RNA sequence: AAGGUUGAAGGCGGUGGGGUUCGCCUUAAACCGCUCUUCUUUCUAAUUUCCAGAAGAGCCGAUAACCCCUGCAUAAGG
Numbered sequence: 001a002a003g004g005u006u007g008a009a010g011g012c013g014g015u016g017g018g019g020u021u022c023g024c025c026u027u028a029a030a031c032c033g034c035u036c037u038u039c040u041u042u043c044u045a046a047u048u049u050c051c052a053g054a055a056g057a058g059c060c061g062a063u064a065a066c067c068c069c070u071g072c073a074u075a076a077g078g
Base pairs, nucleotide, nucleotide: 009026010025011024012023013022016069017068018067019066020065021064033059034058035057036056037055038054039053040052
């Protein structure tokens, strides 16, 4: 220096906070939803399509799961 293991701790699980549980990652990674359109890349005799990347438009959801709080939206009643 590289690699491995263990412990503590921390981070993450498409929008906030808290509690509990689960999973993932750890000196860097885990993580970064879906649909449509356009462009690009690769493959191919060639094209479309698919995959991947980029850009644009749109849609649902405050949970990884359960519960509570907060915010937002819809409907009904007072």
Background: A computed fold for a 78-nucleotide RNA from a Desulfurellales bacterium, annotated as Fluoride riboswitch aptamer (crcB RNA motif). Lineage of the source: Bacteria > Pseudomonadati > Campylobacterota > Desulfurellia > Desulfurellales. The coordinates come from a structure-prediction model, not an experiment, and the mean pLDDT is 75.